[in-house]
RNA sequence: AGAGUUUGAUCCUGGCUCAGGAUGAACGCUGGCGGCGUGCUUAACACAUGCAAGUCGAACGGAGGACCCUUGACGGAGUUUUCGGACAACGGAUAGGAAUCCUUAGUGGCGGACGGGUGAGUAACGCGUGAGGAACCUGCCUUGGAGAGGGGAAUAACACAGAGAAAUUUGUGCUAAUACCGCAUGAUGCAGUUGGGUCGCAUGGCUCUGACUGCCAAAGAUUUAUCGCUCUGAGAUGGCCUCGCGUCUGAUUAGCUAGUUGGUAGGGUAAUGGCCUACCAAGGCGACGAUCAGUAGCCGGACUGAGAGGUUGACCGGCCACAUUGGGACUGAGACACGGCCCAGACUCCUACGGGAGGCAGCAGUGGGGAAUAUUGGGCAAUGGGCGCAAGCCUGACCCAGCAACGCCGCGUGAAGGAAGAAGGCUUUCGGGUUGUAAACUUCUUUUAUGAGGGACGAAGGAAGUGACGGUACCUCAUGAAUAAGCUCCGGCUAACUACGUGCCAGCAGCCGCGGUAAUACGUAGGGAGCGAGCGUUAUCCGGAUUUACUGGGUGUAAAGGGCGUGUAGGCGGGGAAGCAAGUCAGAUGUGAAAACCAGUGGCUCAACCACUGGCCUGCAUUUGAAACUGUUUUUCUUGAGUGAUGGAGAGGCAGGCGGAAUUCCGUGUGUAGCGGUGAAAUGCAUAGAUAUACGGAAGAACACCAGUGGCGAAGGCGGCCUGCUGGACAUUAACUGACGCUGAGGCGCGAAAGCGUGGGGAGCAAACAAAGAUUAGAUACCCUGGUAGUCCACGCUGUAAACGAUGGAUACUAGGUGAGGGGGGACUGACCCUUUCCGUACACGCAGUUAACACAAUAAGUAUCCCACAUGGGGAGUACGAUCGCAAGGUUGAAACUCAAAGGAAUUGCCGGGGGCCCGCACAAGCGGUGGAGUAUGUGGUUUAAUUCGACGCAACGCGAAGAACCUUACCAAGGCUUGACAUCUACUUAAGCUCAUGGAAACAUGAGGUCCCUUCGGGGGAAGUAAGACAGGUGGUGCAUGGUUGUCGUCAGCUCGUGUCGUGAGAUGUUGGGUUAAGUCCCGCAACGAGCGCAACCCCUGUUGCCAGUUACCAGCAAGUAAAGUUGGGGACUCUGGUGAGACUGCCGGGGACAACUCGGAGGAAGGUGGGGACGACGUCAAAUCAUCAUGCCCCUUAUGUCUUGGGCUACACACGUGCUACAAUGGCUGUAACAAAGGGAAGCGACCUUGUAAGAGGAAGCGGAUCUCAGAAAAGCAGUCCCAGUUCGGAUUGUGGGCUGCAACCCGCCCACAUGAAGUCGGAGUUGCUAGUAAUCGCGGAUCAGCAUGCCGCGGUGAAUACGAUCCCGGGUCUUGUACACACCGCCCGUCA
Repeated sequence: AGAGUUUGAUCCUGGCUCAGGAUGAACGCUGGCGGCGUGCUUAACACAUGCAAGUCGAACGGAGGACCCUUGACGGAGUUUUCGGACAACGGAUAGGAAUCCUUAGUGGCGGACGGGUGAGUAACGCGUGAGGAACCUGCCUUGGAGAGGGGAAUAACACAGAGAAAUUUGUGCUAAUACCGCAUGAUGCAGUUGGGUCGCAUGGCUCUGACUGCCAAAGAUUUAUCGCUCUGAGAUGGCCUCGCGUCUGAUUAGCUAGUUGGUAGGGUAAUGGCCUACCAAGGCGACGAUCAGUAGCCGGACUGAGAGGUUGACCGGCCACAUUGGGACUGAGACACGGCCCAGACUCCUACGGGAGGCAGCAGUGGGGAAUAUUGGGCAAUGGGCGCAAGCCUGACCCAGCAACGCCGCGUGAAGGAAGAAGGCUUUCGGGUUGUAAACUUCUUUUAUGAGGGACGAAGGAAGUGACGGUACCUCAUGAAUAAGCUCCGGCUAACUACGUGCCAGCAGCCGCGGUAAUACGUAGGGAGCGAGCGUUAUCCGGAUUUACUGGGUGUAAAGGGCGUGUAGGCGGGGAAGCAAGUCAGAUGUGAAAACCAGUGGCUCAACCACUGGCCUGCAUUUGAAACUGUUUUUCUUGAGUGAUGGAGAGGCAGGCGGAAUUCCGUGUGUAGCGGUGAAAUGCAUAGAUAUACGGAAGAACACCAGUGGCGAAGGCGGCCUGCUGGACAUUAACUGACGCUGAGGCGCGAAAGCGUGGGGAGCAAACAAAGAUUAGAUACCCUGGUAGUCCACGCUGUAAACGAUGGAUACUAGGUGAGGGGGGACUGACCCUUUCCGUACACGCAGUUAACACAAUAAGUAUCCCACAUGGGGAGUACGAUCGCAAGGUUGAAACUCAAAGGAAUUGCCGGGGGCCCGCACAAGCGGUGGAGUAUGUGGUUUAAUUCGACGCAACGCGAAGAACCUUACCAAGGCUUGACAUCUACUUAAGCUCAUGGAAACAUGAGGUCCCUUCGGGGGAAGUAAGACAGGUGGUGCAUGGUUGUCGUCAGCUCGUGUCGUGAGAUGUUGGGUUAAGUCCCGCAACGAGCGCAACCCCUGUUGCCAGUUACCAGCAAGUAAAGUUGGGGACUCUGGUGAGACUGCCGGGGACAACUCGGAGGAAGGUGGGGACGACGUCAAAUCAUCAUGCCCCUUAUGUCUUGGGCUACACACGUGCUACAAUGGCUGUAACAAAGGGAAGCGACCUUGUAAGAGGAAGCGGAUCUCAGAAAAGCAGUCCCAGUUCGGAUUGUGGGCUGCAACCCGCCCACAUGAAGUCGGAGUUGCUAGUAAUCGCGGAUCAGCAUGCCGCGGUGAAUACGAUCCCGGGUCUUGUACACACCGCCCGUCA
């Protein structure tokens, strides 16, 4: 920093999407360790249980306990005894006392207003920031001053008696205090009156411990150190109140407000105040957004961003609000109080039914909700808090630990060597490649882990003591590579590719889009890329997005200028001078909390994290100064603006009047059969007299010519003439005012046509009228005949148009040129002409500049300033709802859900057009002959069949592949066989196999018999056959949409491109367009082009004329011989001819035209004249054109069969349809006879003369010839003569019968030919359609390939031999220029509506 996506491609506009960062996250897969943080975003949902606020006995009276003293019931070891007893240590009940210690229910004090939680409410002085309080309070704390004298009356606890299930509570009685209440003292205190000084923005403050009057205090405890108490001043801290500024969205919320706004008096408060009350006044707020509605705790900050901004307010910190919901006060320094009270509501619990208890948004925890968020842990050791003199007690604040990869940071899962490049996997063109130094293996290390030993800081205080964390961090040693890698992606964006599977299925996808049999996009595998204890996905925010544009954008055509004016608020505003200092600029001061951020330094091994120092906090306030600019005040000026005077132009507006032409109607006359209307008609009108024509009359509406990108108006708009009233612009003048200006949200007014209301009017025109007639498949249309609203007038309403220059208004500036309208000046004799100037107007003129381009270009879309309006992807939709206006129709304002990845602008190249220009072609026209009708041949479709093998399907399939299906061919069908195979290579073994014969069989084949290889150094080798096993063969099986090659077609059409240069932002253009010309992008000229290539032409072949050379098998003029005839013979090289080599034609020559060109027209000469005629030759490309069945070939498929062999059948079927031919329908003919004349080819398993024979097809003999020699081979039409006489015929020959011939193993299915007999349809062919422009069409025969045989087909050959072409309107195809386009799969396109 950008990228993808609209198009065939381009530029632009414009949306959508991606790459980045972030998170209190969640989900999927995976998971080794440590440090530091973080962890209910949802139900301010409900909560079991435990804990979270107590403390002080140094305030008080009690109570209890311990201890001491006394008492000593009772027990009693023991001693003694007279045995009756006595003494008795010791234990010790009970009672009393006093000192001390401990515990504490209650009274009392302080604290429960802090700390902790949550964000429901709140759009607010709630918060932030900065001020003010001369209108206030402040416990504990600090520091001053003064003081504490003397009394009194109660009450809990307690005791007794009750009530109640309980919670709790009642009565009587006793008692203490630092609890409570009087009295005294007291001021600098408070209140009132009053004097002086001083200060302040006002109310007023301060002060003179001014003067006078009134009022109010206290408590003790003790270890004698102190701590407390009262009054008062000051401070500090904390709070309260007021104000300036800032603080989300909606106008489809525009008006709100009665304590409301203000005043006076009073009350209340710590204090001001309608805070409250009474009275008085009628105010207050609001487009600078009141009120209402929705949403929301605010900030320091956090995330992002280059910044400006945007989003956000978890954790930490400040403020606020709340504590089950709502309300209320009490106590207190402080609360209207989370773990206080009262009342009400909901809910839960207890109950003896009468009543009671409770409040986790404290820490844990539970249920619920949810995608989702932890332990009912340890400790007060530290920090901090409450109480206490203190010891200390309390503290879920806090410090720690536990759980969670939730985040950030750090570490590890080993390191070095190691090529036989192992095995395995994957892939392969089978050679290899890759995984990969990766592993194995060798050497080494021990962070981590485990075990053992040592072992902290955090602890501060005068000493001692005191550690939850924790035997933790850390240190040392030992063991052993040992305990530790995944996730996503691999078509482009975006780094990373192959194989298999699947076959628009399954699936993927953030956008574009992949998948329909060769998927780098699906799934799997191998490999690779990225990140790494994480990786992906989802959600959200910012960025990219200059896509709301302040920085930093737009509105002619992409979305976007209001229909036009007037004007309010507002915004902006000419020159000079002076003052002020609000904006502005500079300095200083205060504040801008800490944390955060940035920089530096330091501490944890580093980092995250933490500490210190500095910066930053861009802000606000105060103050001092400056005075250029803006502002403001004063003054002044005239150029902006306006007024006056003079003048001309104009369809500017309103009202009244007048006029002629035309239309229609009415009347009368003339006149007669049609008129009218259309593409053509019909409806309609007309013999009851139309149309036409003449005259007269009536009515309404509109104003021909002039008339013009002419005029006027703000726009809509305005057109006969005259009059009246009236608005504006312009020019000249320079008398007056002196910035009075520009724009303009709302408001107000005007506003085409259609439409609405009331009343007129109504000639023509004309929605509606399923009117009537046509057209049409239909025609509710276009066309025609009618025809009502309406159009016209008056008065109202409506308020919209492509109301457009698709271009808001104003001002200034920035080369020119050319028109036309109005006015003025100069010069001139002049109204001419010339020149100059102002205003409005136009250019399809134009420079700079602008623009995406088109274009705009002084009337800007240029350069600037000011103001208004409007748009922010397409559709939904200018729709719905609401509001408002309207009589209605409807107008104005104006969304969302949902849906698409585009919609769009300009330009480019093609294609296309029932667009245009130019040109060509048997394309039309002009002609000639066909086809379509008949019979038949052949091909195709269809049908049939066991099979009728397959392919070819508009032109460009259909006498096509097939230059020839009886078997074979043959691919099809039936049946019978074979399985390494009919054919190829390799291995082993055996031996001949072919061949002949016999048997079975339809044959293939099977069985049997006979009989035979070559070379040799004798070892063997070569070819051949058989057998066996597998590798493999084989496939006319599929895919021509996987391919090569070949071919068709546009089209022998004249085109298709490139290099360099130039133009264009670019696609592209230019060249190749233009003027001529040509068959031609052929050539010439011109030209920002200059050249070049593939095509055209030429070079090649045949043919047309001719020279030379050469003459056999061809030829024969002259010479000679010779025959019935004959180049038959000698000979010749003249001619014809043959086949080599040349010449010839080039617009070369002449004339006209043309531009002095290219070229064209005519002519001469010439065999041939303007490419002489014909052929071969086919540019870039198009049709996924044809062919896998010529051949080759990828992939797929079959493998005792989809291969192969054989016999028979089929490809030849036949209600039908089509294509291409042949033969005809006859007299330009048929038949019979008869002196004609070719070219080009073929021939050895061949052509076959000639002879014989047969009516003939043919047969039997047989010469010659591998050919200019022999042969096929007779050309036919034509010519001549005869006949037929217009008929289904002496035309026509189909069909059928009989008899023959030929080929061939074999003519039944299924060949050809001959003879005789038979003698069908057909009398020139509908709509339509086809070929041909000269040796052509037409017509006539001949040959060849294929081939045993089979030709009406195909390929060639010659003979005879026409007609017509005015022309460029039309049909078809093509070329070129231009134009339109919403087409690009390109009009066989795209696309709209209805129905399903």

About this RNA: This is a predicted structure of a 1396-nucleotide RNA (small-subunit ribosomal RNA) from an uncultured bacterium. The sequence is in RNAcentral, with records from ENA and SILVA.